[in-house]
RNA sequence: GGCUUCAUAGCUCAGUUGGUAGAGCAUCACGCUAGUAACGCGGAGGUCAUGGGUUCAAAUCGCGUUGAAGCUA
Numbered sequence: 001g002g003c004u005u006c007a008u009a010g011c012u013c014a015g016u017u018g019g020u021a022g023a024g025c026a027u028c029a030c031g032c033u034a035g036u037a038a039c040g041c042g043g044a045g046g047u048c049a050u051g052g053g054u055u056c057a058a059a060u061c062g063c064g065u066u067g068a069a070g071c072u073a
Base pairs, nucleotide, nucleotide: 001072002071003070004069005068006067007066010025011024012023013022019056027043028042030040031039049065050064051063053061
């Protein structure tokens, strides 16, 4: 240099054929408790790496860029 895969919540990851984004853990509040643990219950937390494009509608499709891993010369 060329090719392939990947980038989604603080962390680990889902997300079907394009239809308005979720789980576990963590965190916060409450209940329970001798107790800041465990358990139960509820909440908050996201420019879906980034910039255009296609579309009525994009995490999803296409192109460029950035970063990571692998293969190859």